[in-house]
RNA sequence: AUUAAAAAAGGCAAACCUAAUGAAAAUUAGGGACGCAAAGCCACGGGUCUACAACAAUGAAAAUUGUCAUGAUGGCCGGGCUGCCGGGA
Numbered sequence: 001a002u003u004a005a006a007a008a009a010g011g012c013a014a015a016c017c018u019a020a021u022g023a024a025a026a027u028u029a030g031g032g033a034c035g036c037a038a039a040g041c042c043a044c045g046g047g048u049c050u051a052c053a054a055c056a057a058u059g060a061a062a063a064u065u066g067u068c069a070u071g072a073u074g075g076c077c078g079g080g081c082u083g084c085c086g087g088g089a
Stems, first nucleotide, its partner, number of pairs: 002087002011036002016031006034075001040081003044078003047073003054067005
């Protein structure tokens, strides 16, 4: 540098449950394992989710509907950075 078939050591932890935070998406912690060879890290590009606020429409009002990321997702994909054990050369 390359590779992820088998093995071993170890690692992570979906759904779900509990608690906390949040308007929500979701996140964090504990339990729990569906899976994962980068399921380690980074929201840079795309996707997806949410919509408190803002804007618009309707309305007498309350409110309803729509738009919208600066919010979220790295266990959606691409990209960047780093890396354990083993195989072959």
Predicted 3D model of an 89-nucleotide RNA (c-di-GMP-I-GGC riboswitch aptamer) from Firmicutes bacterium UBA3567.